[in-house]
Context: one part of a larger RNA
RNA sequence: CGCAUGAGAAUUGAGGAGAUCUGUCUCUAGUACGAGAGGACCGAGAUGGACCAACCUCUAGUGUACCAGUUAUGCCGCCAAGGUGUACCGCUGGGUAGCUACGUUGGGAAGGGAUAAGCGCUGAAAGCAUCUAAGCACGAAACCCACUUCAAGAUUAGUUCUCAUAGGGCCGUCAAAGACUAUGACGUUGAUAGGCUACAGGUGUAAAGAUGGUAACAUCAAAGCCGAGUAGUACUAAUAGCCCGUUCAUU
Numbered sequence: 001c002g003c004a005u006g007a008g009a010a011u012u013g014a015g016g017a018g019a020u021c022u023g024u025c026u027c028u029a030g031u032a033c034g035a036g037a038g039g040a041c042c043g044a045g046a047u048g049g050a051c052c053a054a055c056c057u058c059u060a061g062u063g064u065a066c067c068a069g070u071u072a073u074g075c076c077g078c079c080a081a082g083g084u085g086u087a088c089c090g091c092u093g094g095g096u097a098g099c100u101a102c103g104u105u106g107g108g109a110a111g112g113g114a115u116a117a118g119c120g121c122u123g124a125a126a127g128c129a130u131c132u133a134a135g136c137a138c139g140a141a142a143c144c145c146a147c148u149u150c151a152a153g154a155u156u157a158g159u160u161c162u163c164a165u166a167g168g169g170c171c172g173u174c175a176a177a178g179a180c181u182a183u184g185a186c187g188u189u190g191a192u193a194g195g196c197u198a199c200a201g202g203u204g205u206a207a208a209g210a211u212g213g214u215a216a217c218a219u220c221a222a223a224g225c226c227g228a229g230u231a232g233u234a235c236u237a238a239u240a241g242c243c244c245g246u247u248c249a250u251u
Base pairs, nucleotide, nucleotide: 001153005164006163007162008161009160010159011158015150016149017148018147021049022048023047024046025045026044027043033038051107052106053105054104055103059101060100061099062098066094067093068092069091070090071087072086073085074084075083076082111145112144113143118138120136121135167244168243169242170241171187172186173185174184175183192237193236194235195233196232197231198230199229201226202225203224209220210219211218212217
């Protein structure tokens, strides 16, 4: 821009894409078969491998500054306190959310249609025979459905519902989204983000002081601190407002 009025929703599916794998063991059954040795079809179940998808409860990783410890050196500081800069995040031990796999869950099931090679029924040409010439029934991971997904620019542009004093955008607060855009949540009739409070969770018991101890240190103390988590709470910011559009009909 189109889909000959404009919107907001919900859909059909022409067509496309994906998936399509397989082992071992057990039962049937030491049965059928076989002199024995050996050893099934069919059917039923269990458990794996590789691959794919989703997710983060568990396990594990990361987690560039969340917590603690610690070295060298500089600075602030009245300091044998404390804080801070640099040294790969200085190094080391842990680690929430998120993102991940080595983790968890799920998947390729069943069925139908028409067939291939092949197996047949009936059956002539050719009094027999013959799966074929007429006719009919089976038959594969391949094909068409079925399963998952995209999908009306399918220009053949489909359909349904509701509305038309409809609706959309700018702007702002944002995240399950994200390069931008878009998508999604919210804008005071408000929990959208921040703050605060509580909790979860992490670290591991802050400084100062008191008590004990010669001292290191221990106790008061599950302390203190804390990014992303959960909930509550209008304290802060989403104010105010503007633009597009509003057919036909009717007057």
The part of an RNA shown here (large-subunit ribosomal RNA, domain VI) has 251 nucleotides and comes from a Chitinophagales bacterium. Rfam family: Bacterial large subunit ribosomal RNA. Taxonomically the source falls in Chitinophagales (Bacteria, Pseudomonadati, Bacteroidota, Chitinophagia). The prediction has a mean pLDDT of 87. The RNAcentral record of the full RNA draws on ENA.